[in-house]
Molecule: SAM riboswitch aptamer (S box leader)
Organism: soil metagenome
RNA sequence: CUCAUCCAGAGGGGCAGAGGGAUCGGCCCGAAGAAGCCCCGGCAACCCGGCGUCAGCCAUGUUCAUUUUCAUGGCGACGGCCACGGUGCCAAUUCCGACCCGCACAGCGGGAAAGAUGAG
Repeated sequence: CUCAUCCAGAGGGGCAGAGGGAUCGGCCCGAAGAAGCCCCGGCAACCCGGCGUCAGCCAUGUUCAUUUUCAUGGCGACGGCCACGGUGCCAAUUCCGACCCGCACAGCGGGAAAGAUGAG
């Protein structure tokens, strides 16, 4: 830089000792113990791997059968399944807003930006 996802889900213990929720504003969390480090556990299914399905495509063989046989293999697809491995994650929708648009305007909805994570 590109692409995908971000309203679901999942926390205990030890050390430590005042911060944390990216930024700013708000609003929260925190001495009934924040950040950080360590241990154990969990969630999830992006990547690796395995399996399944496909009246998806292709190749080879087979067959009367290259519009409608069968088998094997390759590729692809799926709100499919599994979860040993690589990451990630386990308060609040990415906590809400920030910029733009719309509406039946104390507010609500949509989109963007920014950020995070993964893959390249």